Model confidence (mean pLDDT): 83 of 100. Small-subunit ribosomal RNA from a metagenome, 1442 nucleotides, folded computationally.
C1' cells in the first nucleotide's frame, strides 16, 4: 500500500467480499513451566449460613477475687454521611470546562484574643414487680456524671442611627479538656457562560407558568412557598413529546481529521427490596438507623413479630458465559483511644480459570551406506518422507530429589542523654505471604507439540474414493467417472502452548468527503417565478477593536500515551524525571481582513428623457377558405373503404354537380433551428385595456444588491363540479374484417371529451434530461432587434438566437463566451440493485388522487459509454443454375436398391436437414459375419517371456463316433546344431505343466491421435514495426475505380510481411523437333478373293521425350492509371482458351473407439475362440435414390457404317433355338482376344392398352460353386399386370455442355438397373437483379455474446419467507380529572408536661374518560424467493401497430 466479484473483452460508476488492529469474551481440538494482570457484559433476579463499625484513664452501678486488677451490661463522649457495593434512574448545571458566591456553612486539625463562677432537680443501669410463645413493654423504689436544666459575668459577636437588648462554660495534681470571637486550612451547598445521542411520519408547549410588590423559609440566592397584580415566558439556532443513555480523565483503532466504545484504575453523580417521610447530627432525609405504605420472605402458642448481600465469600435462578463459604492485620489506610492496644472481607496476600499480556522449556552439535524397515508417488531413477534416525561428542533451562536460605521493619515500648518546641544512643520484642523468592549439589536426553491451512484472493500438491450423491463455502464459486475446491492418505505451508471458529468494534470506505465526492447520459437540479427570515455582499476614509493575530498569566487532577532513565537475571510490570495536554478564563499589545458606527463615491442596481422589434396577456368585433347538415334543381346506379374484403350509404334517388341556408371550431400560403413570454405556452384581421425587453444619451437616486428553507402565485394534457355549446375529431361502445385466438393494429360508425363562462385537480420525458446570479478564459460563419462611424459588396459595438471549432474539462460520448472550462454566492438534490414512490401516519382534494415517505424480506450484482462480433420481417453495393429465359427430370405406375416403421429367436452395427437414406458395403448362398438357436475348446484360433518337464515322447496315414467342429484309437515314428559318435548327453525347435499374460467389431467419437464432410475454391484471415485511443481496440484491410479475386491502380499515418488468390503441376486444343515399333502407308516395288500381307520407307496420323505459342503484346474508343469495350487485325487458341489436382484462419464438442492406433472403464470355462444350421434377403405401411416405360422423333424385322478407353483374355471352326458346349490358334499385351449403339438404308405395324409396355406367373435348361430351398446370374417356351406423360411440391444443367446412344474395368467362384471411367450424336436460354435462398464488403440499431434455435414480461397453477389491513382480543409506559388517605414537616386548639384533637399537602389504593406503543387474530391485500408446469408473445433489430 491494495485485492477479487458485473463485460466476449474494455473504461467508469457502484455495491459486496477480504487481507491488518483490538476484546471484561464465548465455543471446537490440544495443553510443559513461571512473572504481571484480569474474571456475571444476562435477572437493579431471590437469598440458606459466617463474617464487613466500633471504640473510650469522664460516670455511678453489678459480678469474681482478700487486694491489686479483670470483665459484663447501661448513662455519657466521638464514629457510625468514611471505606466497600450497583449503573436501575438521569438527556440533567447531571457531568465536562472556565468562572462567581458583597447570597453560604464546615465537626476534628492549626493561629490569635478572652474567659473557664454559682446552683439545684431528674434518670438509665441496679432491686422489687407485672404482661407476653417470642419481639419487647409496663409499673414502682433509688443513685451519678464531662448527661439535662436554673443563676452570675460579657472580652467578643448579633440587632439598632443611637439609648439599649440579646447570647456562654465540664472538669482537673499536670497534660489534657470546654465556651465565644476573629482568621487559616480543608471538607461542601448554591448559581452561571460554553460543550454533551437519535427522531419533524413529535410543531406548538407552559398557569407557580413569566415578572413585580410583600410576607414566609432556607447555611444561603430564589416562585423555594403563599397573597396580591400585570400577561407574560420557551421554540425552526427545534421548545414540547417519543426512544436510548450515567459522565468525564480514558480505551480501541485510524497517517490525520475522525468512528466506536466507557470493564478493571481514578475524579463527579445517582441508588440501596419498591414508593413516600421526617428524626438525630457539622455534615443525611442515611447501603449493614427511624416512620408509614406495598409486594415477598421467614417465626408464631394465631394474640402478634422479624427481614432486606446493588459489602466478603457463598447459594439457587438466568445465560454461550466469568472464581474461594481461604490466611492475615506483618505492610498501606481509616475509626475510637493519652496511649498500649482493640476493630477493619478496606487493604495486604495465598486458591482456582491459557481469559489477556510477556519470558523459558520440549535439547544442542556432528552424523550420507542418502540405510534398513515402514508410508506415499512414480516417468521404475531411492524420487519423498530425510541429517530425519541410528550412531558419536555433548550441555543441563524448567520440572523431580537434597541442602542452605532473604528483603520487605519503619515505627510503636522500655532505659538514657541533649533540649521551650524536637532528637541522639541502648535494649527488647514483631513477617499471613512463606522454609515463598533465591542460591548450591545431584542423576537423567531421562517427563514436556498441538492447531489450522493447502482453487484464486493468500504462503503451501499429488495418489485413492465418491460422482450435481455425499458434501465444501468469506467472495468468487467447486462436486454430472480422469475434483490440486468434497472425504481420506502422503507431503508441504503458516503460526505455536497454543490453534482455529463465532460475536462485536475501528480500519481499509474518497462508500456521508471538514481534510476529502458528487447531480447531460451511471443515484441525483425542485416544472416555473416572486418574496420574509436566513446566508454571503462594490470603491474610498476615519473610528472602535466583537471577530482575527501575537506576546504574558493562570488552569488544563493524578494515573494513562510519548521521550530519556531506574528496579525486579531479561520482559510483561513497576518506578524517577522532563516534554505535552490543540481548551477555557484573565490581561497588554496590533489593525491588513471581516463585522459593528459615522462620512464619501459611481462602476452594480434603479429612475428619467428619446427611438425600437415582437403568435407577451386581457376584453370585444370581425373576415374567407374548408368539413358536416339542411332545402331546391340536374342526374342515374353506384358510392365508400381496403392488402384484399365486409359493415355502411344508395332506386323512399345516394356519390357526382349547382344554387341557397344553418352552425361550430379552426386560422392555408406568409413561415424561418424567425420572434415574444419565468415556465407551461402564444400563430387570420381590427380595436380598447395592459406587462415586460432591447438600444442611445448619461439628468438624478447612491449599493438601494445576489440567493432562497417555510410561504404565495402560476402551472401543459387528461380529469372533476355547474350551466351553456356540440360542425370536426374521437376514449369507451357497436359492428365488419384479419387471426389458432385478437376484448388489438385495418375499415364503418359512435358518446363522454375537444370549444366557453366560472370553481377544481397541480402533475408529464413539465427535458437543453443541464438551478439562479456575477466575473475571468483563443477565433470563424449564419441569423433576428437596435446604435454609431462613414458612405461601403463595408467596419465597429449592444442585446438575443444557431451552427463549426480552440486551449482546458469529461469514463467516454462530446460541452466548448448560450460551457459540462476557471472561479464565488447561495438553494435544491444523491448515496447498490429490487421490495417502493409502496405500507402506515400526517396534510391537500368533491373525487380521481397528489404531497411527505419507511421497514422486514431479497440479490451480488443492477447501471453508464465505448469495443469486437452476431442476428435485424434495417439500408446500400456486389456474387453464384440463386431467381428469370429455356431443356430435360422427380412427385402418379412397376421393379430394383436404401431407409424409417413393424415383425423376428435373431432381422449385428454405424450414418439421420442442407452436409444420412444404390451412404460405410469396390459386390450378405457357405465364408463374409460382427447377429441368433444348438453342439464344442479353456495359456485359449495366432503372438512373447520365465520356471519346471519332456524316447516309443512330439508328429501322424488310416478306423470309429458325429451335422461338423471335436473326441477315442492308432500301423509307423524324428528333422536342426555341437561332438568321433547321438532317439538316449547339451541346445534350439515342438509338446506338457505352471505362472506373467493374450483376446474382445465390448462402451465412452462429450476423454484422443490420425483421416474426413461441410460453410466453400467463398475471398477472405492475420503479423512486425509505426501512428491514434485511459483502454478494449482501431488503423494497415476503409475510402474512388477496377477484377473471378484482399485482382490491380489512385488515395490516405501508415510502411511492410505472412497464409490464402493468381501462377508454377497434370490432361486436353495447334505448331516445331527428336525417335520409328508392336504403330503408320505418300511414293517405289512385290503380292491376295480381300487385308501394309511383304521387300522398303518413316513423308503423314500416332506413340511419348523435349520445346515453341497467348502477354491485354498490336489497334481504336474511354480512362490519371488499373482496367474495361470492339462480330477490331493477327492467330489453333484472347482476355483466368477447356478440364483437373490444390481447400487460408476457423465453424458445427459435425462423422468415425467398426479400418487403424489409443487413455481410462468393463469381461477373463466368456464379452474370447471354433463348428453346424438360420437371419442380415421378413412386410400391413411411409420417405429417398435409380432403372423401364407410357409409344410413329416409334416398335419389329432384314442389310449396312464409324469409336475411345480398358482389361487380360481366350480366337477360327464344329454342336445347340439360345443361355452355352466343344475347341485350341494365339497372347506375361500399341503384336493376340474381349468388343459398339444409336445413325443410315429398305420393308412392316397405323394410334389400339396396340406387333406399345414388360412386371407377374407356369414350364424347360444353362453356368459357377461342397452347396443356388431359404437366397444367384442367365436362356427358351408360354403367361402378357400397373401403365395413355404423372396433384401440391421440387431437382439437374450455360457448350461439346443439357439430353440420347452404346462400351470398358474395379469388386468378384458366381451375382451390377449401382460406382468409376471412356467415347458416339448433339441442341435450346440468359431481357435482366424487382423477388426467393446462399454467400462477400461497408454501414446502421441492439437488452444478443450459449450470440434470434438469442434475450425476456405478465397472470394462472404448486411449495416456502417476510410483511400489510382487519371485527376484535390481550398486556405496556405515561399523562389528566374526581373519590379517599397511611406516616410527617408546619399550622391552630387543649394540656404544667407527656401528649391528644383538627386543618392545609400528600405515597399507595379506586373510579373514569381519552390518547399512545407493542403482542395476537378468522379472513384477505400485494411483495419476494423457488432447473425444467400453463396460456400468450408485450419489450430488445423499422421486435414485425417505433
Nucleotide at each position: 500500500a491494495g485485492a477479487g466479484u458485473u463485460u466476449g473483452a474494455u473504461c467508469c460508476u457502484g455495491g459486496c467480499u477480504c487481507a491488518g488492529g483490538a476484546c471484561g469474551a464465548a465455543c471446537g481440538c490440544u495443553g510443559g513451566c513461571g512473572g504481571c494482570g484480569u474474571g456475571c457484559u444476562u435477572a437493579a433476579c431471590a437469598c440458606a449460613u459466617g463474617c464487613a463499625a466500633g471504640u473510650c484513664a469522664a460516670g455511678g452501678g453489678c459480678u469474681a477475687g482478700u487486694a491489686a486488677u479483670a470483665g459484663c451490661a447501661c448513662u455519657g463522649g466521638c464514629g457510625c454521611a468514611c471505606g466497600g457495593g450497583u449503573g436501575a434512574g438521569u438527556a440533567a448545571c447531571g457531568c465536562g470546562u472556565a468562572g462567581a458566591u458583597u447570597a453560604u456553612c464546615u465537626a476534628c486539625c492549626c493561629c490569635u484574643a478572652u474567659c473557664u463562677c454559682c446552683g439545684g432537680a431528674a434518670u438509665a443501669a441496679c432491686g422489687c414487680u407485672g404482661a407476653g410463645a417470642a419481639a419487647u413493654c409496663g409499673g414502682u423504689g433509688c443513685u451519678a456524671a464531662a448527661a439535662a436544666c436554673g443563676g452570675a459575668u460579657g472580652a467578643g459577636g448579633c440587632a439598632g442611627u443611637a439609648a439599649u437588648g440579646u447570647c456562654a462554660a465540664a472538669u482537673g495534681u499536670a497534660a489534657a479538656g470546654g465556651a465565644u470571637a476573629g482568621g487559616g486550612a480543608u471538607g461542601a451547598g448554591u448559581c452561571u457562560g460554553c460543550g454533551u445521542c437519535u427522531g419533524a411520519u413529535u410543531a406548538g408547549c407552559u398557569u407557580g407558568u413569566u415578572g413585580g410588590u410583600g410576607a414566609g423559609g432556607u447555611a444561603a440566592c430564589g416562585g423555594c412557598u403563599c397573597a396580591c397584580c400585570a400577561a407574560g415566558g420557551c421554540u425552526a439556532c427545534g421548545a414540547u413529546c417519543a426512544g436510548u443513555a450515567g459522565c468525564u480523565g480514558g480505551u480501541c483503532u485510524g497517517a490525520g481529521a475522525g468512528g466506536a466504545c466507557g470493564a478493571u484504575c481514578a475524579g463527579c453523580c445517582a441508588c440501596a427490596c419498591u414508593g413516600g417521610a421526617a428524626c438525630u447530627g457539622a455534615g443525611a432525609c442515611a447501603c449493614g438507623g427511624u416512620c408509614c405504605a406495598g409486594a415477598c420472605u421467614c417465626c408464631u402458642a394465631c394474640g402478634g413479630g422479624a427481614g432486606g448481600c446493588a459489602g466478603c465469600a457463598g447459594u439457587g435462578a438466568g445465560g454461550a458465559a466469568u472464581u474461594u463459604u481461604g490466611c492475615a492485620c506483618a505492610a498501606u489506610g481509616g475509626g475510637g483511644g493519652a496511649a498500649a492496644c482493640c476493630c477493619u472481607g478496606a487493604u495486604g496476600c495465598a486458591g482456582c480459570g491459557a481469559c489477556g499480556c510477556c519470558g523459558c522449556g520440549u535439547g544442542u552439535a556432528u552424523g550420507a551406506u542418502g540405510a534398513a524397515g515402514g508410508g506415499g508417488c512414480u516417468u521404475u531413477g531411492c524420487c519423498c518422507u530425510g541429517u530425519a534416525a541410528a550412531g558419536u561428542a555433548c550441555u543441563g533451562u524448567c520440572g523431580g530429589a537434597u541442602g542452605g536460605g532473604a528483603a520487605g521493619a519503619a515505627a510503636a515500648g522500655c532505659c538514657u542523654g541533649a533540649u521551650a518546641u524536637u532528637u541522639g544512643g541502648g535494649c527488647u520484642g514483631g513477617g499471613a505471604c512463606u522454609g515463598u523468592a533465591c542460591c548450591a549439589u545431584c542423576a537423567a536426553a531421562g517427563g514436556a507439540a498441538g492447531g489450522g491451512u493447502c482453487g484464486g484472493c493468500u504462503a503451501a500438491c499429488u495418489a485413492c474414493g465418491u460422482g450435481c450423491c455425499a458434501g465444501c463455502a468469506g467472495c468468487c464459486g467447486c462436486g454430472g467417472u480422469a475434483a490440486u475446491a468434497c472425504g481420506u492418505a502422503g507431503g508441504a505451508c503458516c503460526c505455536a502452548a497454543g490453534c482455529g471458529u463465532u460475536g462485536u468494534c475501528c480500519g481499509g470506505a474518497u462508500u456521508u468527503a471538514c481534510u476529502g465526492g458528487g447531480u447531460g447520459u451511471a443515484a441525483a437540479g425542485g416544472g416555473u417565478g416572486c418574496g420574509c427570515g436566513g446566508g454571503c455582499g462594490g470603491a474610498c476614509u476615519c473610528g472602535u477593536g466583537c471577530g482575527u493575530c501575537g506576546g504574558a498569566a493562570g488552569u488544563u487532577a493524578a494515573a494513562u500515551a510519548u521521550c530519556c532513565g531506574u528496579g525486579c537475571u531479561u520482559a510483561a510490570c513497576a518506578u524517577g524525571g522532563a516534554a505535552a495536554a490543540u481548551g477555557c478564563u484573565u490581561u497588554c499589545g496590533a489593525u491588513a481582513c471581516g463585522g459593528c458606527g459615522a462620512g464619501c463615491c459611481u462602476u452594480g442596481a434603479g429612475u428619467g428623457c428619446g427611438a425600437g422589434a415582437g403568435a407577451g396577456g386581457a376584453u370585444g368585433a370581425u373576415a374567407g377558405a374548408a368539413u358536416u347538415c339542411c332545402u331546391g334543381g340536374u342526374g342515374u346506379a353506384g358510392c365508400g373503404g381496403u392488402g384484399a374484403a365486409a359493415u355502411g350509404c344508395g332506386u323512399a334517388g345516394a356519390u357526382a354537380u349547382c344554387a341557397g341556408g344553418a352552425g361550430g371550431a379552426a386560422u392555408a400560403c406568409c413561415a424561418g433551428u424567425g420572434g415574444c413570454g419565468a415556465a407551461g405556452g402564444c400563430g387570420g384581421u381590427c380595436a380598447u385595456c395592459u406587462g415586460g425587453c432591447u438600444c442611445g444619451c448619461a439628468a438624478c437616486u447612491g449599493a438601494c444588491g445576489c440567493u432562497u428553507a417555510g410561504g404565495c402565485a402560476c402551472g401543459a394534457a387528461a380529469g372533476c363540479g355547474u350551466g351553456g355549446g356540440g360542425a370536426u375529431c374521437a376514449a369507451a361502445c357497436a359492428g365488419g374484417a384479419u387471426u389458432a385466438g385478437a376484448u388489438a393494429c385495418c375499415c364503418u360508425g359512435g358518446u363522454a371529451g375537444u370549444c366557453c363562462a366560472c370553481g377544481c385537480c397541480c402533475u408529464a420525458a413539465a427535458c437543453g434530461a443541464u438551478g439562479u446570479a456575477u466575473g475571468c478564459u483563443u477565433g470563424g460563419u449564419g441569423u433576428u432587434g437596435g446604435a454609431g462611424c462613414u458612405u461601403a459588396u463595408g467596419c465597429u459595438u449592444c442585446a438575443g438566437u444557431g451552427c463549426c471549432g480552440g486551449a482546458g474539462g469529461a469514463a467516454a460520448c462530446c460541452c466548448a463566451u448560450u460551457a459540462a472550462g476557471c472561479a464565488u454566492a447561495c438553494c435544491a438534490c444523491c448515496u447498490g440493485g429490487g421490495g417502493a414512490g409502496u405500507a402506515c401516519g400526517a396534510u391537500c382534494g368533491c373525487a380521481a388522487g397528489g404531497u411527505u415517505g419507511a421497514a422486514a424480506c431479497u440479490c451480488a450484482a443492477a447501471g453508464g459509454a465505448a469495443u469486437u462480433g452476431a442476428c435485424g420481417g434495417g439500408g446500400g453495393c456486389c456474387c453464384g443454375c440463386a431467381c428469370a429465359a429455356g431443356c430435360g427430370g422427380u412427385g402418379g405406375a412397376u421393379u430394383a436398391u436404401g431407409u424409417g416403421g413393424u415383425u423376428u429367436a435373431a432381422u449385428u452395427c454405424g450414418a439421420u436437414g442442407c452436409a444420412a437414406c444404390g451412404c460405410g458395403a469396390a459386390g450378405a448362398a457357405c465364408c463374409u459375419u460382427a447377429c441368433c438357436a444348438g453342439g464344442g475348446c479353456u495359456c485359449g484360433a495366432a503372438a512373447u517371456g520365465u520356471a519346471g518337464g519332456u524316447a516309443g515322447u512330439a508328429a501322424a496315414a488310416g478306423u470309429c463316433u458325429g451335422a461338423a467342429a471335436g473326441g477315442a484309437u492308432g500301423a509307423u515314428g524324428a528333422c536342426c546344431c555341437g561332438u568321433a559318435a547321438a532317439g538316449u548327453c547339451g541346445g534350439u525347435u515342438g509338446c506338457c505343466u505352471a505362472u506373467a499374460u493374450a483376446g474382445g467389431u465390448g462402451c465412452u467419437g462429450c476423454a484422443u491421435g490420425g483421416c474426413u464432410g461441410u460453410c466453400g475454391u467463398c475471398a477472405g484471415c492475420u503479423c512486425g514495426u509505426g501512428c491514434c485511443g485511459u483502454g478494449a481496440g482501431g488503423u494497415g484491410u476503409u475510402g474512388g475505380g477496377u477484377u473471378a479475386a484482399g485482382u490491380c491502380c489512385c488515395g490516405c499515418a501508415a510502411c511492410g510481411a505472412g497464409c490464402g488468390c493468381a501462377a508454377c503441376c497434370c490432361c486436353u486444343a495447334u505448331c516445331u523437333u527428336u525417335a520409328g515399333u508392336u504403330g503408320c502407308c505418300a511414293g517405289c516395288a512385290g503380292g491376295u478373293u480381300a487385308a501394309g500381307c511383304u521387300g522398303g520407307g518413316c513423308a503423314c496420323u500416332c506413340u511419348a521425350g523435349a520445346g515453341a505459342g497467348a502477354c491485354u503484346g498490336c489497334c481504336c474508343a474511354c480512362g490519371c492509371a488499373a482496367g474495361u469495350g470492339g462480330a477490331g487485325a493477327g492467330g489453333a487458341a484472347g482476355g483466368u482458351g477447356g478440364g483437373g489436382a490444390u481447400g487460408a484462419c476457423g465453424u458445427c464438442a459435425a462423422g468415425u473407439c467398426a479400418u487403424c492406433a489409443u487413455g481410462g472403464c468393463c469381461c477373463u470355462u466368456a464379452u474370447g475362440u471354433c463348428c453346424u444350421g438360420g437371419g442380415c434377403u421378413a412386410c400391413a405401411c411411409a420417405c429417398g435414390u435409380a432403372a423401364u416405360a407410357c409409344a410413329a422423333u416409334g416398335g419389329c424385322a432384314g442389310a449396312u457404317a464409324c469409336a475411345g478407353a480398358g482389361a487380360g483374355c481366350g480366337a477360327a471352326g464344329c454342336c445347340g433355338c439360345g443361355a452355352g458346349g466343344u475347341g485350341a490358334a494365339g497372347g506375361a499385351a500399341a503384336u493376340c482376344u474381349c468388343u459398339a449403339a444409336a445413325g443410315u438404308c429398305u420393308g412392316u405395324c397405323u394410334c389400339a392398352g396396340u406387333u406399345c409396355g414388360g412386371a407377374u406367373u407356369g414350364g424347360a435348361g444353362u453356368c459357377u460353386g461342397c452347396a443356388a430351398c431359404u437366397c444367384g446370374a442367365c436362356u427358351c417356351c408360354a403367361u402378357g399386370a400397373a401403365g395413355c406423360u404423372g396433384g401440391a411440391a421440387u431437382c439437374g444443367c450455360u457448350a461439346g455442355u443439357a439430353a440420347u446412344c452404346g462400351c470398358g474395368g474395379a469388386u468378384c467362384a458366381g451375382c451390377a438397373c449401382g460406382c468409376c471411367g471412356c467415347g458416339g450424336u448433339g441442341a435450346a436460354u440468359a431481357c435482366g437483379u424487382u423477388c426467393c435462398c446462399g454467400g462477400g464488403c461497408c454501414u446502421u440499431g441492439u437488452a444478443c455474446a450459449c450470440a434470434c434455435c438469442g434475450c425476456c414480461c405478465g397472470u394462472c397453477a404448486a411449495g416456502c419467507c417476510a410483511u400489510g389491513g382487519a371485527a376484535g382480543c390481550u398486556g405496556g409506559g405515561g399523562g389528566c380529572g374526581c373519590c379517599c388517605a397511611a406516616a410527617g414537616c408546619c399550622g391552630c386548639u387543649a394540656g404544667a408536661g407527656a401528649u391528644a384533637g383538627c386543618g392545609u399537602c400528600u405515597a399507595a389504593g379506586g373510579c373514569g374518560a381519552a390518547a399512545u406503543c407493542a403482542g395476537u387474530g378468522a379472513c384477505u391485500g400485494g411483495g419476494g424467493c423457488u432447473a425444467a408446469g400453463u396460456c400468450g408473445u408485450a419489450a430488445c433489430a423499422a421486435g414485425g401497430u417505433a
It matches the Rfam family "Bacterial small subunit ribosomal RNA".